[in-house]
RNA sequence: GAUAGAGGUUGCGUGCUUUAUCAGUAGUCCGGCGGAUGCGUCAGGCGCAGGCGAAACCGGAGGAAAGGAAAGCUCGCCGAAAGGAAUGCGUUCCUGAGAUGUAUUUCUUGGGCAUAAAUCGAACAGGUUUAUGACUGUCAUCGCAAGAUGGAGAGCUAUC
Numbered sequence: 001g002a003u004a005g006a007g008g009u010u011g012c013g014u015g016c017u018u019u020a021u022c023a024g025u026a027g028u029c030c031g032g033c034g035g036a037u038g039c040g041u042c043a044g045g046c047g048c049a050g051g052c053g054a055a056a057c058c059g060g061a062g063g064a065a066a067g068g069a070a071a072g073c074u075c076g077c078c079g080a081a082a083g084g085a086a087u088g089c090g091u092u093c094c095u096g097a098g099a100u101g102u103a104u105u106u107c108u109u110g111g112g113c114a115u116a117a118a119u120c121g122a123a124c125a126g127g128u129u130u131a132u133g134a135c136u137g138u139c140a141u142c143g144c145a146a147g148a149u150g151g152a153g154a155g156c157u158a159u160c
Stems, first nucleotide, its partner, number of pairs: 001160005008078001011077003015073005028061005037049004041097005081109012110136002113133008138151005
C1' cells in the first nucleotide's frame, strides 16, 4: 500500500408499504356579529383581497396534507453517519435578514443508553448540541491474576 473483517439483536443511513398521530386542525362554503383592515416568514418595497363588507369572535356543512413516529420489507454500509463553521449555487414576489436544499473545504464525535439544559417540533413522541453517569468494543501502559489508568476510528484485527 492492497484485500477481507469486528464492535451492536436498539450499530449507521436510504427507499417503499401499512398504521396511529398531526386533527375535527389548515384551507373552502353558508349564516350571525363586527365595521377597516387582512395576506404573501420578518422589515422596507411591490402585489393580491376588502363598504358588492377586511380582521377577530360564534354557529353550521364538509374536511386534508407534509415533516416527525411505530412496525414490516428492501438496499447500501462500519466516518457507517451526525453536527458546527466558511464559501458558492438554487428555492422562498424584489432587497436585506431568516428558513431551506445542494456542492466544496475545514473542525468535532469509537458506539448505543440514561439524566439535565438549550433548541427544532402540534406533541408530554422524537431529533440535534453540550455536560454528567454507568455500560460496551478496541488499542497502549501497569499488574501473577482479578483489574486499574489513559487514548481515539486517518483507529483496531487478519492475510498478501